[in-house]
RNA sequence: GCCCUCGUAGCUUAAUGGAUAAAGUAACCGGCUUCGAACCGGUUGAUAGGGGUUCGAUUCCCUUCGAGGGCA
Numbered sequence: 001g002c003c004c005u006c007g008u009a010g011c012u013u014a015a016u017g018g019a020u021a022a023a024g025u026a027a028c029c030g031g032c033u034u035c036g037a038a039c040c041g042g043u044u045g046a047u048a049g050g051g052g053u054u055c056g057a058u059u060c061c062c063u064u065c066g067a068g069g070g071c072a
Base pairs, nucleotide, nucleotide: 001071002070003069004068005067006066007065010025011024012023013022018055027043028042029041030040031039048064049063050062051061052060
């Protein structure tokens, strides 16, 4: 330098172009307990940035950034 794959919550993963982006775990609050752990209930929290296509984009296209891999 060229090509390929990927980027969603603190972490690990879902979501055929279509109702409020869904879970597990973590954190916090409460219940239970003499106190804790476990268990039960609840709360908070995310689509890498920008542009385009579309009635509608996490999904499709372009570009930038970042991670991994291959070739030279």
Predicted 3D model of a 72-nucleotide RNA (transfer RNA) from a Minisyncoccota bacterium. Its Rfam family is "tRNA". Rfam classes the family as a transfer RNA. The RNAcentral record of the sequence draws on ENA and MGnify.